[in-house]
């Protein structure tokens, strides 16, 4: 310098093909159960989807630029 993968709650990931309310597991937290803890049951909080711009009625998803990280090539 060129090519490619990845970036989404604290952590690990799905959702992108075919644009239409942002989800799952673990964790955190309130209540119940228990003598207490664990376990179990019911509920809750937590996200401007890496950044900026564009297209669209509508963008995590499509387009452009950039950033971070990993791999390959020179």
């Nucleotide at each position: 310098c060129g090519g490619g993968g990845c970036g989404u709650g604290g952590c690990g990931c799905a959702g992108u093909a075919u644009g239409g309310c942002a989800g799952c597991g673990c964790g955190c937290u309130g209540a119940g159960u228990u003598a207490g803890g664990g376990g179990c049951u019911c509920g809750g909080a937590g996200g401007u989807c890496g950044a900026g711009g564009g297209u669209u009625c509508a963008a995590a998803u499509c387009c452009c630029u950039c950033c971070g990280u990993c791999c390959c090539g020179a």